[in-house]
């Protein structure tokens, strides 16, 4: 130097073009003599600029960070 893979909540994954979910964590309440657990319930997120598109997490480019691979 080159190919290719992924970057979606505080952590771990869904979502293949139509107003992004889920579990764990976090606030709140409920229960408890008290805790923590159950149980209810809220808030929180598409890496960054660009393009196509009536709409983009989804197509596409370019960067940027990661990670294999080849030399």
């Nucleotide at each position: 130097g080159c190919c290719a893979a992924a970057u979606u909540a505080g952590u771990u994954u869904a979502a293949u073009g139509g107003u992004a979910a889920a579990a764990c964590a976090a606030g709140g309440c409920c229960c408890u003599c008290g805790u923590a657990a159950c149980g209810c319930u809220u808030a929180g997120c598409u890496g960054u600029a660009a393009g196509u598109u009536c709409g983009a997490u989804u197509c596409u480019u370019a960067c940027a960070u990661u990670u294999g691979g080849c030399a």